[in-house]
């Protein structure tokens, strides 16, 4: 320098053009209990960044940033 791939909640993963972006674990509060654990309920919390296409973008396209992998060069 070139190519491929990944980036979503605190963590691990879904959703791959269409309704309010879901789940588990974790967190806060409440119920239950003499107390704790277990159990039940409620709530908060995320699409790496910028632009484009589209009636509509987490999804498609371009660029940038970051992680991983491969290749080239190495006088």
């Nucleotide at each position: 320098c070139c190519c491929c791939u990944c980036g979503u909640a605190g963590u691990u993963c879904a959703a791959u053009g269409g309704a309010u972006a879901g789940a588990a674990c974790g967190g806060a509060c409440c119920c239950c209990u003499c107390c704790u654990a277990a159990g039940g309920g409620u709530c908060a919390g995320a699409u790496a960044c910028a632009g484009g296409u589209u009636c509509g973008a987490u999804u498609c396209c371009u660029g940038u940033c970051g992680g991983g992998g491969g290749g080239a060069c190495c006088a």

The RNA shown here (transfer RNA) has 75 nucleotides and comes from Comamonas aquatica DA1877. The RNAcentral record of the sequence draws on ENA. Taxonomically the source falls in Comamonas aquatica (Bacteria, Pseudomonadati, Pseudomonadota, Comamonadaceae). Rfam family: tRNA. It is annotated as a transfer RNA.